The part of an RNA shown here (small-subunit ribosomal RNA, 3' minor domain) has 145 nucleotides and comes from Hypericibacter adhaerens. The RNAcentral record of the full RNA draws on ENA and SILVA. Taxonomically the source falls in Hypericibacter (Bacteria, Pseudomonadati, Alphaproteobacteria, Dongiaceae).

Context: one part of a larger RNA
RNA sequence: CACCGCCCGUCACACCAUGGGAGUUGGUUUUACCCGAAGCCGGUGCGCCAACCGCAAGGAGGCAGCCGACCACGGUAAGGUCAGCGACUGGGGUGAAGUCGUAACAAGGUAGCCGUAGGGGAACCUGCGGCUGGAUCACCUCCUU
Numbered sequence: 001c002a003c004c005g006c007c008c009g010u011c012a013c014a015c016c017a018u019g020g021g022a023g024u025u026g027g028u029u030u031u032a033c034c035c036g037a038a039g040c041c042g043g044u045g046c047g048c049c050a051a052c053c054g055c056a057a058g059g060a061g062g063c064a065g066c067c068g069a070c071c072a073c074g075g076u077a078a079g080g081u082c083a084g085c086g087a088c089u090g091g092g093g094u095g096a097a098g099u100c101g102u103a104a105c106a107a108g109g110u111a112g113c114c115g116u117a118g119g120g121g122a123a124c125c126u127g128c129g130g131c132u133g134g135a136u137c138a139c140c141u142c143c144u145u
Stems, first nucleotide, its partner, number of pairs: 003108001005105001008101002011098001013095004018090003023085012039070001041068004047063003052059002111132009
C1' cells in the first nucleotide's frame, strides 16, 4: 500500500483451558457406635513349681488359667475435604484465504455515545431520559489579535 480503506456480531469448522452437571471411582480426614489380636498394667488364682526360709507340713515368690482397663487392625452410619471420570450443557480464548448481513469510523448515508425498558438470525432496532467526545448554515455573548 491511504474508502477498492477500516471494521462488528451471529453461524460453521479445528484446537485449548474452563463453569454447571444425574452420578461414579479413589485418597485423606472428623464424629458416634460395634469388634477387640498381641502386649503391658490391675484383679483373681481352688490347678502347678528345682533354686529363698523351713526337718517336714507349709511359707515367701512365681507360672498356667480366668476377669477387667488401655489398645492396633477391622466393621457400621453420617459428614468434611482433595483428585479422576461423567451423558448433556454454558459461555471464553486462539486459528492466511468459510457463511449471513453492514452495526461503528466521513453528517458512515437514521449523528454518535451513556442509562433504562421492550423487541430481533446477528451485528442491532425502537421508546424514554441524559451527554457532546456531532458535521453544516445562520444568529447572539465573551476572549485574543